[in-house]
Formats: sequence, C1' cells, structure tokens
RNA sequence: CUGCAAUCAGGCGAUGGAGUUCGCCGGGGAGACCCUUCUGAGGGAUCGCCCGAACCGUCUUCGGACUGAUGACUCCUGUCACCGG
Repeated sequence: CUGCAAUCAGGCGAUGGAGUUCGCCGGGGAGACCCUUCUGAGGGAUCGCCCGAACCGUCUUCGGACUGAUGACUCCUGUCACCGG
C1' cells in the first nucleotide's frame, strides 16, 4: 500500500418514546475546527454538507381489500373496539 474476515462507534428493521435483545448495513468525497510537523504532510469515535448501504407492509380480477404504534419482549404515550361504573 492492497485484499479478505471479524468488529467498535454510528445507522436501519411499513405510524411516536424508553429499556433489553435479535438480525442487517457499517463505504466514498471535499470543507471547517483542533493537534503534530523535517512545512513534504500526517492524525482526530469532532462539526455540518454531498453521494452511497441496510430500510421504505400484504393480497389483488388493478375496481379494490387487509394486519399493525414491537424485528421480538416489556413499559409509556396516542388511537380503535367491547363490557361495566
């Protein structure tokens, strides 16, 4: 320096929030800021921007129909149905 694998941070799992856990993605670009410097350049789990990944429900005769605030479990909030006060 290049390639591969695993993995941290981070992100995602059809409507909100939190905890635990499972699965998936986990790349690139220029800039700002800070540090070092032989002034050649290098480093930073920092900041915002651009591109990209995971992700963006099911059925259908295409007219239409259906489940659900969970990926899963628990709790909260909101909504709906039934019964009682």
Background
Fluoride riboswitch aptamer (crcB RNA motif) from a candidate division WS1 bacterium, 85 nucleotides, folded computationally. The coordinates come from a structure-prediction model, not an experiment, and the mean pLDDT is 77. The model forms 100% of the base pairs in the Rfam consensus.